Context: one part of a larger RNA
RNA sequence: CGCUGCUUCAUGCUUAACACAUGCAAGUCGAACGGCAGCAGCACCUAAGCUUGCUUAGGUGGCUGGCGAGUGGCGGACGGGUGAGUAACGCGUGGGAAUCUGGCCUCUAGAGGGGGAUAACUCGGGGAAACUCGGGCUAAUACCGCAUAAUCUCUAAGGAGGAAAGCGGGGGACCGAAAGGCCUCGCGCUGGGGGAUGAGCCUGCGUCCGAUUAGCUAGUUGGUGGGGUAAGGGCCUACCAAGGCGAUGAUCGGUAGCUGGUCUGAGAGGACGAUCAGCCACACUGGGACUGAGACACGGCCCAGACUCCUACGGGAGGCAGCAGUGGGGAAUAUUGGACAAUGGGGGCAACCCUGAUCCAGCAAUGCCGCGUGGGUGAAGAAGGCUUUCGGGUUGUAAAGCCCUUUCAGUGGGGAAGAAAAGCGAUGUGUGAAUAGCACAUCGUGUUGACGUUACCUACAGAAGAAGCACCGGCUAACUCCGUGCCAGCAGCCGCGGUAAUACGGAGGGUGCGAGCGUUAAUC
Numbered sequence: 001c002g003c004u005g006c007u008u009c010a011u012g013c014u015u016a017a018c019a020c021a022u023g024c025a026a027g028u029c030g031a032a033c034g035g036c037a038g039c040a041g042c043a044c045c046u047a048a049g050c051u052u053g054c055u056u057a058g059g060u061g062g063c064u065g066g067c068g069a070g071u072g073g074c075g076g077a078c079g080g081g082u083g084a085g086u087a088a089c090g091c092g093u094g095g096g097a098a099u100c101u102g103g104c105c106u107c108u109a110g111a112g113g114g115g116g117a118u119a120a121c122u123c124g125g126g127g128a129a130a131c132u133c134g135g136g137c138u139a140a141u142a143c144c145g146c147a148u149a150a151u152c153u154c155u156a157a158g159g160a161g162g163a164a165a166g167c168g169g170g171g172g173a174c175c176g177a178a179a180g181g182c183c184u185c186g187c188g189c190u191g192g193g194g195g196a197u198g199a200g201c202c203u204g205c206g207u208c209c210g211a212u213u214a215g216c217u218a219g220u221u222g223g224u225g226g227g228g229u230a231a232g233g234g235c236c237u238a239c240c241a242a243g244g245c246g247a248u249g250a251u252c253g254g255u256a257g258c259u260g261g262u263c264u265g266a267g268a269g270g271a272c273g274a275u276c277a278g279c280c281a282c283a284c285u286g287g288g289a290c291u292g293a294g295a296c297a298c299g300g301c302c303c304a305g306a307c308u309c310c311u312a313c314g315g316g317a318g319g320c321a322g323c324a325g326u327g328g329g330g331a332a333u334a335u336u337g338g339a340c341a342a343u344g345g346g347g348g349c350a351a352c353c354c355u356g357a358u359c360c361a362g363c364a365a366u367g368c369c370g371c372g373u374g375g376g377u378g379a380a381g382a383a384g385g386c387u388u389u390c391g392g393g394u395u396g397u398a399a400a401g402c403c404c405u406u407u408c409a410g411u412g413g414g415g416a417a418g419a420a421a422a423g424c425g426a427u428g429u430g431u432g433a434a435u436a437g438c439a440c441a442u443c444g445u446g447u448u449g450a451c452g453u454u455a456c457c458u459a460c461a462g463a464a465g466a467a468g469c470a471c472c473g474g475c476u477a478a479c480u481c482c483g484u485g486c487c488a489g490c491a492g493c494c495g496c497g498g499u500a501a502u503a504c505g506g507a508g509g510g511u512g513c514g515a516g517c518g519u520u521a522a523u524c
Stems, first nucleotide, its partner, number of pairs: 001518003009367002011364002013329001018327003022324003027074003032071002035067002039065003042061009081282003090207007099199002104195007112146001114144002121136006152161003166187006174181002208254003215245003220242008257279004261272004284305005307318004335361001337360003343357001344355004374404004384395004408465001410460005418451001423445009468513005473494003479508005489496002
């Protein structure tokens, strides 16, 4: 690709790393902070109606639940995609020393006292917009000094440098007008030691083709001083020396992500590197740094370029190789679906929120496995078809008829598991002044399911809804008739066809496979 097509587990753009409309894919914390735009409640004021203490309307108050925008923290370096580049310490494997490591675990020491700002807000200005400028007010777990400090850092060994932050729950006495102090617990904060994890670096060996590529190299090879980095190093720089690599294939050119593995094969080997897992590289193209424990950062920033879009022509916006989806390319590859119920991740004390990761569903015989399309009986060997030597033979127990069964699909009913937690109550242990609170353990209790009209079980009806494809000259299992007449055609190889074609086309019959069967392409 052709013909055909009843039902469940995996897989699904191999081509243009081509261009992308639209939606979603990274947020969260009010127990860090100032606040209050919106919502709900409460209190107060005013007005109206009147069943005279209720309803309605308007306003005020951050007072409470909460919370848009903002400051701040953590996370956006994970997870997800792709294979363009890369023949390289990139990958695989085995070693190594000169390193860093947020969050987590453990040990140890601390957390005292001050200050100045700034968003939000408000006022004013510029701009079509994106956005932006100025004046004023304010808070913090934001920012900055001071104090103190090590077995921390530096050191010329004398010394020098050198941190921090609070927030919430509960409470007997005492103090206080109150807030609160004070006590206690939890979550945080700072310095240092150790661990775990993750990461950076060096190195032995292995890692495609071409000699119709034979010479290559100037930071090049080494040294010294300096710089830089978390860290060794020409990593960078100045000077000095003239080295370094190469037929055991340097350099150059081509091709290619690598591996666990996959396919094949008796093996040795050969080919490949989809899904899944590990590593690497990339994120419109090229370059750059910032922040940070970690990036030179797919859904961050800046510059340049190509392209697309908006524009008031001054200037702006964008990046699906995330999930769907569109155009295009192509022989060819799916839904603009559901849910956070589970697993896992981020934030949060938690409740919870987010999560196109994930779990599910949809589409496709793309692949694997399984099941069914009925079973028994039934010779008058019916009819019909094909064939015939006209007797018959064959299709063929096949059908009909009779007797059964009901998987799957259909309709109705029942119905697990995936769910354990968190929460609430009780008891105990620890902490503690405490029967608060908090943490842990045990017992009890009740709640949460996208899939889902779930799996599974059961009832009902009726053989009822379910078979095709290729081949039949030899290789190679399977033969006759008709048509055609070197024509039309077949063909993997040998070869068939020119009037009796088992080889072309049709028919009957047969053979092989079977929800598949053939063909084509590729590999072993």